[in-house]
């Protein structure tokens, strides 16, 4: 920093998904050891047990132990329980942050100054007694202290009144001060000492000391109150508000204040977002990112709030008080039922809830608090310590040699690779571990002892204070560090391995199991599933989930956009806001510059210490972008004054026009209606019918009503803000526009709300109604046709008044001002110059084409979509939806505003390249149409379907299967299928062992046969020895075994190679160059021509390749050679002879022919057309002319086309069978059905007599002549040929004669029957041929459909290959021998260029809509059920406040009959105001749940029909 992901590809818009980080985490798998941190995010749900806030005897009585010191208890008293810790519910707010103010306040304990501390009283718990009560607790009676408690005295001082006086401030007023006068205090405790009095001679008054009390004054720290300014989300919350908002005046509070009352005014907040709703404690900081932002608010700090829920006050310096009261509620607990207790969101801890969190642990040694005079006590604050990889950070599981490489383990191309220096083995180390020893910092003060020195003082007491020494004190701690011993010994998992994305193979597994962040994998060869070996990458962790920022410029402040991708309001006015022209001046809000306070500490960054190192912690700086002041600049901007004339406007003089409105009037169609004429049809369509018309229509003529539109002119012409505006006049009337001086002087732009305008349709009321015409209604089309088409036709369409407010209201383009090449129309003006025209200049419309420029591109380009300023509107993936629900507006329709749930992985724009169209335009083909003969219709062959069947063996399926493989199934072939057999095998290679009666023959049993047995007979090469007898070794065969053969089993969609087909179609591509961002394009298009991308001419292309063509072979003429087995024209001889001739020998090679090599044709010549060209059209010559005819040849690709069964070959499957031998059966089975044939239907024939002409070919297990035999297939025989020699071989139609006469026939021959013939080991299933018999169906064939353009079509025979025998079929050969094409509109295929597309597995495409089934999620609904604020009323606890009596009371006072009485003063007590929770009642809102109900979504292979994309078959859409 970027990457995947829409497409056949490309750009581009746009969402979605990934890679980083980070986390109080969870969860899986796995863990060796330490340091730091951090650990209920959910139930502010409820909690059992313990501890968490006490102290003080030097304030006081009193009880208790003890001899005594002293220690112990409860209570009275003091101080603290408001810190400290906990927690985040409620709060959108002066809560919090930040600056400020208080002249409106307060403050225990500390600290300083000042100034006092005098002298009297009256009770009270504690205790005693008594009693209540189950407990909690309480009640009376008696006594008793005090720093508790209550008067007086004193008054520096404070307050308050009043008279003055200085000084300060913006001020309300502070602040100092002078006189007067009122009101106000206090407590004593220890320790010591006798200088002064006194005495019971060391105590007492005193006196010191010291802790205190009191009244002030200042201070530090803490706190209360205002006050600017920040501070989520929503407008589907727009108006809230009566103590409200101010004012007198009073209470109230430490203090201001409606804080609270009383009256008086009627204000106050609010679109700069008030009220209302939801939601959060806020920050400092954290994470995150360049950075602005966005999140986020645990730990650690501030600061609020809160202490089971809701209310209250009490004390107190402070509290409306977590571990204090009082009510009220709801929950728990004890209870003898009377009545009581409690409040972990303090530390542990358990219970619930959840995915999710710790030990009921050690110490106050330290660091703070709270008490004390201290010692000291208490402190789940705090220090540690335990629990858990939760998280950072740091260390280990070993170092070093060690094989051209053990074993296994995976792979293989079977050679190897790999794992892999890894083991293994040798040599070291000693982090950590475990065991042992040693041992810290954290401890320094404070008493206490001792010594010094200082202050008070009479005083060397004492006591304060300051130095110094000495003694004690650690939870952590068995600790950290350090040494020793023993040992590589105890220590690696974990996720990945298609693409993003670093990492690949084998094996299972077959759209199944399953992965999956996104794209996607998986239907037999899966790098993507799962497992295994290898690998990649982190590491005591890895992974996955989860959440936030990031990529994300996908809300854009920095930093987007709005013609077609989402996005300009339908147009215009126009207040509030934004914004704004030119000079001067003046202050100085913005604005810069500096200084000053402040912005806590931590945190973060540098820098530099401290722990072995790092996390951590420490010192210092810097940050802290802020906010408050103060002083300075004056350039913008803002305010204020004063001027200008270019923006703007006004005056004046031309000017155009469908701009508006009302009124009036024309003339053409039209339709009705009279009237004449005049007959049979009109009308309508693709054809029709509906409809009309003999009652007189259509047509035509005259004439009269009506209503609604205004032909030509007319024009990318004109006017309007948009909608719109069109006959012609008349009236009133907006606007614009030129030209010219004069005037105003900034008066402008733009606009949220408002407001007005606003096509068509729709709606109200009243009119009006020619023609047109939803609905409707009839004919038609059609499977259907609720459409399209035709006949009709009512709302409407006109008017007039009101509504409605919406469209593709479009330039898919808001408005306003500048500025930035041109050209060339057009519409209105004004001036020049020449003036029949026209032409130059300038303003203001309006179009077109075009540079720079921009754009994703298409395009746009002075009428910008360009350069730049204002302001306003919208937009932020597709579908759910412009829907719901609220809310507004409308009479309704219905419109404005406008969501979310769920779903998808895209959805789009523009451009390319193809393919396609019931788009177009050139052009070709037996493509159509001319023509001929067919096929479909019999009857048979065959070949496929289907049925059958033990098996009817596979294959081939549209053209391109189907007389196809298969050039030939009775057996073989055969692969099917029944049986019977064999098991290194029918058949290859190697290897090991055996093997003389081995190989090999092999009578002979058994069997269908294969096979199984099985006498007998009997070998061979090589080599070396060798007494030559033979012996040894080894091949060959055989036997047994081991590797292995074998499969026509399977995948043709793993392929290779071979065909097919498009198409003998004319294409198809490359190299460099040039355009395009870019897929791509250009060449290859365009003018001609051509069978041809054949050529030729033009061109940013210039040149090449593969095809086209030609080279090649057959065939047409000639011409040279070649002559045997071929020919015989003349020549010679021979025979025969119907006198034509025919034949044999010479003999020749003219001719025919063979087959070898030439030669011809090239638009070469002429003429015409064309571009002076390709080329065409005529001629001429030739044998042939325009590629002469025919073959062979098959571009780049297509069709997962066809073949694993011709062959070869991956994977898989099979291994006494899926392989092999073998015998029979079957491929031939037959209700159908379909393709190709062949033979008919006759007379252009049948039959029959006789008769004439070929060519390709083939023959030695082969062709088979003559001849004899049979009716015949055929037999018999065997010449002759290995072939231009001899056979096959009689060619047939045909020609001549005879017969048949239209008939199911003398057509036709299927089908049976008899009998044979050949071939074969065998013709039963199942062969082909013969004779004689027999004698079907068929009288030219419905939709429909095939083939041929010339030696063709038709027709006729003849050879071949395959074969033993089998041919209607195949592949050839030759004979006879024709029609016909105007043309290219239609059909089908093709080619080319152009259009359109929402197709690209490309129209056999895509896709819409209802209906059916499933799931999802939501809207409405009679109701039901709950939550949350509020109003209004009742009830009305504690409590504070006021009010109150005939009730109650020590302390002061007053009087007196000295224990009474009154005052003052307090109390309980009632009573009133407020009032929490309850309760009534009507709304309000938000949730949940609801029969039924409404649409949406989704979801391999329902149903219906075809709506859209092509002119999509009716042009689409709003």
């Nucleotide at each position: 920093a970027g990457a995947g992901u829409u497409u056949g590809a490309u750009c581009c818009u746009g969402g979605c998904u990934c890679a980083g980080a980070a986390c109080g985490a969870a969860c899986g798998c796995u863990g060796g050891c330490g340091g730091c941190a951090g650990g209920c995010u959910u139930a502010a749900c409820a909690c059992a047990u313990g501890c968490a806030a006490g102290u003080c005897g030097a304030a006081c009585g009193c009880c208790c132990c003890g001899c005594a010191a002293g220690g112990g208890g409860a209570g009275u008293g003091g101080c603290g329980g408001a810190c400290g810790g906990g927690u985040g519910a409620g709060u959108a707010u002066c809560g919090c942050g930040u600056g400020g103010g208080c002249a409106a306040c307060c403050u225990a304990c500390c600290u300083c100054c000042g100034a006092g501390u005098g002298g009297g009283g009256a009770a009270u718990a504690a205790c005693u007694c008594a009693u209540c009560g189950a407990a909690a607790g309480g009640u009376g009676u008696g006594c008793u202290a005090a720093u508790a408690c209550c008067g007086c005295a004193u008054g520096u001082g404070a307050u308050c009144u009043c008279c003055g006086a200085a000084c300060c401030u913006c001020a309300u007023g502070a602040u100092u001060u002078g006189g007067a006068g009122a009101u106000u205090a206090a407590a004593g405790g220890u320790g010591g000492c006798c200088u002064c009095u006194g005495c019971u001679u060391g105590c007492a008054c005193g006196c010191u000391a010291u802790c205190g009390c009191u009244c002030g004054g200042a201070g530090a720290g803490g706190g209360g109150c205002c006050c600017g300014c920040g501070u989520c989300c929503u407008a589907u919350u727009a108006g809230c508000u009566u103590g409200u908002u101010g004012g007198u005046g009073a209470g109230g509070u430490a203090a201001c204040g409606g804080c609270u009352c009383a009256c008086c005014a009627a204000g106050g907040c609010u679109c700069c977002g008030a009220u209302g709703g939801g939601u959060a404690g806020c920050c400092g900081g954290c994470c995150u990112g360049a950075g602005a932002g966005g999140g986020u608010g645990a730990a650690c700090g501030g600061c609020c709030a809160c202490a089971c829920u809701g209310g209250g006050a009490c004390u107190g310096a402070g509290a409306c008080a977590c571990g204090g009261c009082c009510c009220a509620g709801a929950c728990u607990c004890c209870u003898a039922c009377g009545g009581g207790a409690g409040g972990c969101a303090g530390c542990a801890g358990g219970u619930u809830a959840g995915a999710a969190a710790u030990u009921u642990g050690c110490c106050c040694a330290a660091u703070g608090a709270c008490c004390g005079a201290a010692a000291g006590g208490u402190u789940g604050a705090g220090g540690c310590a335990g629990c858990g990889a939760c998280g950072c950070c740091g260390c280990g599981u070993g170092g070093g040699g060690g094989a051209c490489g053990a074993c296994g383990g995976c792979c293989c191309u079977c050679g190897g690779g790999u794992u892999g220096u890894a083991a293994a083995c040798c040599c070291c180390u000693g982090u950590u571990g475990a065991g042992a020893g040693g041992g810290a910092c954290g401890a320094g003060g404070u008493u206490a002892c001792u010594c010094g020195g200082a202050g008070c003082g009479a005083a060397u007491a004492u006591c304060u204070c300051c130095g110094a020494g000495u003694c004690a004190u650690g939870a952590c701690g068995g600790u950290a560090c350090c040494u020793c011993u023993c040992g590589a010994g105890g220590a690696a998992g974990c996720u990945c391995c298609g693409g993003c994305u670093a990492a690949c193979u084998c094996c299972g597994u077959g759209c199944c199991a399953g992965c999956a962040g996104c794209c996607g994998c998986g239907g037999u060869a899966a790098c993507a599933c799962g497992g295994a070996g290898g690998g990649a990458g982190c590491a005591a962790g890895c992974g996955u989930u989860g959440u936030c920022c990031g990529g994300a410029a996908u809300u854009a402040c920095u930093g987007g956009g709005c013609g077609u991708a989402a996005a300009g309001g339908g147009g215009a006015u126009g207040c509030a806001g934004g914004c704004g022209g030119g000079c001067u001046u003046a202050a100085a809000a913005g604005u810069c510059a500096g200084g000053c306070g402040u912005g806590a500490a931590a945190a973060c960054u540098c820098c530099g210490a401290g722990c072995u190192c790092a996390a951590c912690u420490c010192g210092g700086a810097g940050c802290g972008u802020g906010c408050g002041u103060c002083u300075g600049a004056a350039a913008c901007u803002g305010c204020a004054a004063g001027c200008c004339u270019u923006g703007a406007g006004u005056a004046c003089g031309g000017g155009a026009g469908a701009g508006g409105a009302g009124a009036g009037u024309g003339g053409a169609a039209c339709u009705u209606c009279c009237g004449g004429u005049g007959u049979a049809g009109c009308g309508g369509u693709g054809g029709a019918a509906u409809g009309u018309g003999u009652a007189g229509a259509u047509a035509u003529c005259g004439g009269a009503a009506g209503g609604a539109a205004c032909a030509c002119c007319a024009g990318u012409g004109g006017c309007g803000a948009a909608g719109g505006c069109g006959g012609c006049u008349c009236u009133c009337u907006g606007g614009c526009c030129c030209g010219u001086u004069a005037c105003u002087g900034a008066c402008g732009c733009u606009c949220a709300a408002g407001u007005c305008c606003g096509a068509a349709a729709g709606c109200u009321g009243g009119g009006g109604g020619a023609g047109c015409g939803a609905a409707c209604a009839g004919g038609a089309u059609u499977a259907g046709a609720u459409a399209c088409c035709c006949u009709g036709g009512u709302a409407g369409u006109c008017c007039c008044a009101g509504c409605u407010g919406u469209a593709a209201a479009c330039g898919a383009u808001g408005g306003g001002c500048a500025c930035u090449a041109g050209g060339u129309g057009u519409g209105g003006g004004u001036u020049c110059u020449u003036u029949a025209a026209a032409g130059g200049a300038u303003c203001c419309g309006u179009g077109c084409c075009g540079c720079a420029g921009u754009u994703a591109a298409c395009g746009c380009a002075u009428u910008a979509a360009g350069u730049g300023c204002c302001c306003c509107g919208c937009c932020u993936g597709g579908g759910g939806a412009g829907u719901a629900c609220g809310g507004u507006c409308g009479c309704a329709a219905g419109g404005c505003u406008g969501a979310a749930a769920c779903u998808c992985a895209a959805a789009g724009g523009a451009a390319u390249u193809g393919a396609c169209g019931g788009g177009g335009c050139c052009c070709c083909g037996c493509a159509c149409a001319a023509g001929c003969g067919g096929u479909g219709g019999a009857g048979g062959a065959u070949g496929u379907g289907g049925c059958u069947u033990a098996a009817u063996u596979c294959g081939a399926c549209g053209c391109a299967a189907c007389g196809c493989g298969a050039a030939g199934a009775a057996c073989c072939u055969u692969a099917c299928c029944u049986g019977g057999g064999c098991u290194u095998g029918a058949c290859a290679u190697g290897c090991u062992a055996g093997u003389a009666g081995u190989a090999g023959c092999g009578a002979c049993u058994u069997g269908a046969a294969a096979g199984a047995g099985a006498a007998g007979c009997c070998a061979c090469c090589c080599a070396c020895c060798u007494u030559c007898g033979g012996g040894u070794g080894g091949g060959a065969g055989c036997u047994a075994g081991c590797a292995c053969a074998g499969g026509u089993g399977u995948u043709g969609c793993a392929u290779g190679g071979c065909u097919g087909u498009c198409g003998u179609c004319a294409g198809c591509u490359c190299g460099u160059g040039c355009c395009g961002u870019g897929a791509g394009g250009u060449g290859u298009u365009g003018g001609g021509u051509u069978a041809a991308g054949u050529c030729c001419c033009g061109c940013a292309a210039c040149g090449a390749g593969c095809g086209c063509a030609a080279c090649c072979c057959c065939u047409g003429u000639c011409c040279u050679c070649u002559g045997u087995u071929g020919c015989c024209a003349g020549c010679u001889c021979g025979c025969c002879u119907u006198c034509g001739g025919g034949u044999g020998a010479g003999g020749g090679c003219a001719c025919u022919c063979u087959g070898a090599g030439g030669a011809g044709a090239c638009u070469g010549c002429c003429u015409c057309g064309g571009a002076a060209a390709a080329c065409g059209g005529g001629g001429a010559g030739g044998a042939a002319g325009a590629u002469g005819g025919g073959g062979a040849u098959g571009a780049c690709g297509u069709c997962a086309a066809g073949u694993c069964a011709u062959c070869g070959u991956g994977g898989c499957c099979u291994u006494u069978a899926u392989g092999u031998c073998c015998a029979g059966g079957g491929c031939u089975g037959c209700a159908c059905a379909c393709g190709u044939c062949c033979u008919a239907c006759a007379a252009u024939g049948g039959c029959u007599c006789a008769u004439a002409c070929a060519g390709c070919g083939g023959g030695u297990u082969g062709c088979g002549a003559a001849g004899c035999c049979g009716u015949g297939a055929g037999g018999c025989a065997g010449a002759g040929c290995c072939a231009a020699u001899c056979c096959c071989u009689u060619a047939a139609a045909g020609u001549g004669g005879g017969c048949c006469u239209c008939a199911g026939u003398u057509c036709g021959g299927a089908u049976u029957g008899c009998a044979g013939u050949c071939u074969g080991c065998a013709a039963c299933u199942c062969g082909a041929c013969u004779g004689c018999a027999u004698g079907a169906a068929g009288u030219c064939g419905g939709a429909a459909u095939c083939g041929c353009u010339a030696g063709u079509a038709a027709u006729c025979g003849c050879g071949g290959a395959u074969c033993a025998g089998c041919a209607u079929g195949c592949c050839g050969c030759g004979g006879u021998g024709a029609a016909u094409a105007c043309g290219u509109u239609c059909c089908c295929g093709g080619g080319g260029c152009u259009u359109g597309u929402a197709c690209a597995c490309a129209c056999c495409g895509c896709c819409c809509g209802u209906c059916a089934a499933g799931c999802c999620a939501u809207g409405g609904a009679a109701g039901c059920c709950g939550g949350u604020a509020a109003u209004a009323c009742c009830c009305g606890a504690a409590g504070u406040c006021g009010c109150u009596g005939g009730c109650c009371c020590a302390a002061u006072c007053u009087g007196c009959u000295u224990g009474c009485a009154g005052a003052g003063g307090g109390g309980a007590g009632g009573c009133g105001c407020c009032g929490a929770a309850g309760g009534u009642a009507g709304g309000a809102u938000c949730g949940g749940u609801g029969a039924c109900u409404g649409g949406g979504g989704c979801u391999a292979a329902g149903u219906c029909g075809u709506a859209a994309c092509a002119a999509g078959g009716u042009a689409a859409c709003c």